This is a predicted structure of a 1505-nucleotide RNA (small-subunit ribosomal RNA) from an uncultured bacterium. Rfam family: Bacterial small subunit ribosomal RNA. Its family is annotated with structural constituent of ribosome and ribosome in the Gene Ontology. The RNAcentral record of the sequence draws on ENA. Model confidence (mean pLDDT): 82 of 100.
RNA sequence: GAGUUUGAUCCUGGCUCAGGACGAACGCUGGUGGCGUGCUUAACACAUGCAAGUCGAACGAUGAAAGCGGGAGCUUGCUUCUGCUGGAUUAGUGGCGAACGGGUGAGUAACACGUGAGCAAUCUGCCCCGAACUCUGGGAUAAGCGUUGGAAACGACGUCUAAUACCGGAUACGACGCGCGAAGGCAUCUUCUGCGCGUGGAAAGAAUUUCGGUUCGGGAUGAGCUCGCGGCCUAUCAGCUAGUUGGUGAGGCAAUGGCUCACCAAGGCGACGACGGGUAGCCGGCCUGAGAGGGUGACCGGCCACACUGGGACUGAGACACGGCCCAGACUCCUACGGGAGGCAGCAGUGGGGAAUAUUGCACAAUGGGCGCAAGCCUGAUCCAGCCAUGCCGCGUGUGUGAAGAAGGCCUUCGGGUUGUAAAGCACUUUAAGUUGGGAGGAAGGUUCUCUGGCUAAUAUCCAGGGGAAUUGACGUUACCAACAGAAUAAGCACCGGCUAAUUCCGUGCCAGCAGCCGCGGUAAUACGGAAGGUGCGAGCGUUAAUCGGAAUUACUGGGCGUAAAGCGCACGUAGGCGGUUUUUUAAGUCGGAUGUGAAAGCCCUGGGCUCAACCUGGGAAUUGCAUCCGAUACUGAAAGACUAGAGUACGGUAGAGGGGGGUGGAAUUCCAGGUGUAGCGGUGAAAUGCGUAGAGAUCUGGAGGAACACCGGUGGCGAAGGCGGCCCCCUGGAUGAUACUGACGCUGAGGCACGAAAGCGUGGGGAGCAAACAGGAUUAGAUACCCUGGUAGUCCACGCCCUAAACGAUGAAUGCUAGUCGUCGGGGAGCUCGUCUCUUCGGUGAUGCACUUAACAGAUUAAGCAUUCCGCCUGGGGAGUACGGUCGCAAGAUUAAAACUCAAAGGAAUAGACGGGGACCCGCACAAGUGGUGGAGCAUGUGGUUUAAUUCGAAGAUACACGAAAAACCUUACCUACCCUUGACAUGCCAGGAACCCUGCUGAGAGGCGGGGGUGCCCGAAAGGGAACCUGGACACAGGUGCUGCAUGGCUGUCGUCAGCUCGUGUCGUGAGAUGUUGGGUUAAGUCCCGCAACGAGCGCAACCCUUGCCAAUAAUUGCCAUCAUUCAGUUGGGCACUUUAUUGGGACUGCCGGUGAUAAACCGGAGGAAGGUGGGGAUGACGUCAAGUCCUCAUGGCCCUUAUGGGUAGGGCUUCACACGUAAUACAAUGGUCGGUACAGAGGGUUGCCAAGCAGCGAUGCGGAGCCAAUCCCAGAAAGCCGAUCGUAGUCCGGAUUGUUCUCUGCAACUCGAGAGCAUGAAGUCGGAAUCGCUAGUAAUCGCGGAUCAGCAUGUCGCGGUGAAUACGUUCCCGGGUCUUGUACACACCGCCCGUCACACCAUGGGAGUGGAAUCUGCCAGAAGUAGGUAGCCUAACCGCAAGGAGGGCGCUUACCACGGUGGGUUUCAUGACUGGGGUGAAGUCGUAACAAGGUAACCGUA
Repeated sequence: GAGUUUGAUCCUGGCUCAGGACGAACGCUGGUGGCGUGCUUAACACAUGCAAGUCGAACGAUGAAAGCGGGAGCUUGCUUCUGCUGGAUUAGUGGCGAACGGGUGAGUAACACGUGAGCAAUCUGCCCCGAACUCUGGGAUAAGCGUUGGAAACGACGUCUAAUACCGGAUACGACGCGCGAAGGCAUCUUCUGCGCGUGGAAAGAAUUUCGGUUCGGGAUGAGCUCGCGGCCUAUCAGCUAGUUGGUGAGGCAAUGGCUCACCAAGGCGACGACGGGUAGCCGGCCUGAGAGGGUGACCGGCCACACUGGGACUGAGACACGGCCCAGACUCCUACGGGAGGCAGCAGUGGGGAAUAUUGCACAAUGGGCGCAAGCCUGAUCCAGCCAUGCCGCGUGUGUGAAGAAGGCCUUCGGGUUGUAAAGCACUUUAAGUUGGGAGGAAGGUUCUCUGGCUAAUAUCCAGGGGAAUUGACGUUACCAACAGAAUAAGCACCGGCUAAUUCCGUGCCAGCAGCCGCGGUAAUACGGAAGGUGCGAGCGUUAAUCGGAAUUACUGGGCGUAAAGCGCACGUAGGCGGUUUUUUAAGUCGGAUGUGAAAGCCCUGGGCUCAACCUGGGAAUUGCAUCCGAUACUGAAAGACUAGAGUACGGUAGAGGGGGGUGGAAUUCCAGGUGUAGCGGUGAAAUGCGUAGAGAUCUGGAGGAACACCGGUGGCGAAGGCGGCCCCCUGGAUGAUACUGACGCUGAGGCACGAAAGCGUGGGGAGCAAACAGGAUUAGAUACCCUGGUAGUCCACGCCCUAAACGAUGAAUGCUAGUCGUCGGGGAGCUCGUCUCUUCGGUGAUGCACUUAACAGAUUAAGCAUUCCGCCUGGGGAGUACGGUCGCAAGAUUAAAACUCAAAGGAAUAGACGGGGACCCGCACAAGUGGUGGAGCAUGUGGUUUAAUUCGAAGAUACACGAAAAACCUUACCUACCCUUGACAUGCCAGGAACCCUGCUGAGAGGCGGGGGUGCCCGAAAGGGAACCUGGACACAGGUGCUGCAUGGCUGUCGUCAGCUCGUGUCGUGAGAUGUUGGGUUAAGUCCCGCAACGAGCGCAACCCUUGCCAAUAAUUGCCAUCAUUCAGUUGGGCACUUUAUUGGGACUGCCGGUGAUAAACCGGAGGAAGGUGGGGAUGACGUCAAGUCCUCAUGGCCCUUAUGGGUAGGGCUUCACACGUAAUACAAUGGUCGGUACAGAGGGUUGCCAAGCAGCGAUGCGGAGCCAAUCCCAGAAAGCCGAUCGUAGUCCGGAUUGUUCUCUGCAACUCGAGAGCAUGAAGUCGGAAUCGCUAGUAAUCGCGGAUCAGCAUGUCGCGGUGAAUACGUUCCCGGGUCUUGUACACACCGCCCGUCACACCAUGGGAGUGGAAUCUGCCAGAAGUAGGUAGCCUAACCGCAAGGAGGGCGCUUACCACGGUGGGUUUCAUGACUGGGGUGAAGUCGUAACAAGGUAACCGUA
């Protein structure tokens, strides 16, 4: 920097990614070289080999080769014997080394490490310098030899012998000790070149030197000890400590020291974190980071610790010793069972563990180490090689040219694109690898010869230098160079949804799978798998683990705390931190300079060397630190003095529910007694429980008792907070004012301590009202609730606990500074006009508001502004304020306070929506007021269900259900069964034949199959032939599909809704989403209009323009009309066009006029005129959008699927089933009616495959008939209700017509499944319909008939038409829907939302748990190996003393002390496990309710029971 919480926004906040780095591992792949690195795990166990020896110039001994002499055998140069030289060799004694080098990191939180000091408190082999010495004696012993034990390891005894092994003596004064003396002013202490006494030493080899040995002093190196400072986590470890702290004395040590011991004292450490627990080797450095930091401690270097585990000492200069010893333990091995041996955390290597880490290599050539005089020997240190892409660095896998843009692949809109100059082809090159040949450097030395010089008596030797010679290389077939041949031998991995560079096709179909986060996958996946292409890196590329960064996400640099996580409930106060003005001193902090140190390597800079680089190497800088010295003195500190502005004391009045104690008052409730009085009272949404005729309630009088204090009363007062309210008295705290005094006495405050609502607890009182629990009554599906009637703890008092609250201003305390305005409370001051006045000041308490702050909301002198000081607290959500542990508490519980696990969010503020059983306003047949229905009946029709071979498909709340369908007997038809066809019923292209076409036979249910006959046209052309159209046959491209997906789509449609809304540009406001405009005041049917306004304009909608209807006029006059004139039965005809009507064009209505209301506006109300009045009525017209609404079966269309079938044809059947359920209609139940007779008046339509008149026949459907009409002419066509009469008389009827029987009619190829109609007969249900529900506001409802489309026929449906023709609307409380504003919200799939808890199931981690097992540690006791020290009565004993006896000294043994392992009792801590059990988390779906979010339907929440 990015992704991720949201519909969107800003913020907070976590998670994740991009970078670097690695001793790595894993997957795929792998040409070469250089330089590095390579058991991070089991400090697990180890076979085998090697890793520490060397010195014969310390010693005795052994005595090889070789040479010489002699002898023997003889093959005359071999073998053998012997003597003398010679000294190779080595087991042993002895010396030095083995304490270095090499490994590992178990332990260790420590003077272990780092850094800086100190040791006057020390040691130091080999090495260097200086001084001195190196005399004289002695006794043993290994080896060897002999005997002997044992399986072995290894011994035992006897005897011989040497030394640079061991021992005695002398010498030394400079060492040490003691004493004395002197000096440093004294003491500690130091020095003495002063004194005395005591102690203490030697070694040779050689001819000589060298090399050695001893003492002393010094140096160097190495080591030891002490101290300051520094670097992990944990307080759920708060007290630890008995040699503990100190002293005196002694012992011990190289040395100080409780290091050890005896005695004495009672100290020592600790909140600046002792003690305990966990973890860990430390550092230079390494990685990261801008830095500060964070992480780390492989390789290289310094220090430490360890060497199978534990203990111990010996030797030695040095060890308590990796390849030494002793003991104990575990393990392994050998064994003759008696006993022995061993220690790879050296180098290789093996097993094991593990994700994982190499060869049982070469050489001492170089560097270094040990021994040695040296040659030299030893050296798994080291140098090299081997293995591994484990890391870093370099090189290569070719170069140029090459378009027909080849083939192939992939994609495609079928045109092409891409792979791609890529390949091929042509022309070149040869690094690296390969083969052959040449070939440095790493080598210095050492040996030998010789020369010169030195030493010396010396021409020996030796040393130094020069020269010559022969030599010393593991690596090594080295690096490097040259030649040869040939593009020849050499490219992969990951990714391609966003972050993040790079996209398409196919397969798959919430499957398989992917995933770092967000998230992909449910049939068109750029996210899975494959392919093509692309991107990135490249001998590597990805993944995983851990780490730093990003993360300002622990914030020193550099964060926060009103609401996001976060101010302790509140004060007092200890330590600590911080602190007013001024003067002087000091110099601790601070600042400057210098010196020492800060190892080397590394990093950085700059040179050099490998062809470059990595790498190596020279120099410099740096090493921010520590210590010491000198200087500066502003600030802080310290010391001393002064001051008054902070703070306090004295004094004065004032206000106050401040606190504690005592007293007292009235109202009210309840109860008791009495009086009056009678039937109810009480309670609720409505009731009931309850009280009451045994007299309630009501009312009056009197009494009792407890609790609380109406009015005043107030964003009024007081208090630190909790909190405090009648009145009076006593005690008491604080605030406030001016003057005087003190003189910084202050602020904050970890621990600590006081107070701390309510509930709760204990003891004792008290108890009127109220009231958890409880009981009853209601409500309810339930109701352990809300409501009601009762009612106990409690509420009250005293004393003692508890210590928590949403203890809130969700805002710690203190101080200073920074615009105002308006209230209010309490003091003080000033002024005048003296008041209920004005001005001013201090302190409190509020409102509004600027700067500024803030994510916003908001805060704003009472800060959340600008600063300082101190304290407390926070670091994603859940788990959890929980568990365990501790502390407190009588208990309840409080406080302190985790982890595992799980999620990618949780959250704050604000925005625009949606929603609310929120509010305001408004509208609608929304309710109400009316009217007629549905729901009940039978029937019609559609749907569900059921049935079926099929009952084709779709439509599903409103917005499916007389819907698609404006007509299912066949057809339709998509369905089923059966029979057929396969380039197909239909389109285009190709080839062949034929024109087409017509007639006809057989067969079959038909489609079809098999045949027969006739017959040639049009155009061009002379003809041959060709062409157009049509038919038949053939092969292939293809046709075809009412097959799937309406959730891939277009188009069309429904609905909200004919609701009044939906937006845009510019400007302005806001960090932003957004707002403003569009809100507000009026008004309207309307975002209609007016006014106002940071808005000004505009668009789609509204309205208007369109059609129709209502009035008038003009024009026109047939098929229409007939007033006047004739005429007829009749507008029939003449005539006419006045009227009606038809048709076309105009007019008319605009709140235009008047009055009122209103802001003088818009507009509304009333009126006039008018056919019509405020949109005149009706229609068409449907904004942005919503419902993944409907339709792939109207049509079109992507993708998928079928292709002798899911296509096509035919026949028959089905879509018409029928226990049932629902919707929608028609008909009724009757008298406002039925039936019969007579009689009147429409409109709008349709008609040639048609409407069909008159007339005739039939009871009728209808038939015959044929006039007229392509229609203002003829026909359908009788309108019906109505009106006038008659009859029926309330009944299952003269209502109703279903059903059934029978006879017919019509249409049609055909009415069986399955049409309509007529006549006769039959005469179901039904007497007005439960809950519920629908339509309608005027020419409307209701009622009456008529017509059309579809149609051969079939309407109760549908679309139209007219006739007759109502009732009601108080009104907007309520139901439903909608609009605007506002409010709340935890909703955004938007309340059909969200969401809580129990239960059931599965899985996971965790607490408790009778216990069980392990580990660690403390403590009591037992025990006590080896060893050291002490003691010693037993035994042994060379050196010295002693004539001897013996002694000194030593050893063994025994014993004491200390002590490892071990045993046992108890305690503590920790880990694992445990029947059972507690809660928690997660999970697709489940059960029960509905607690929360809206007034969430009882406001929510906090504490408590």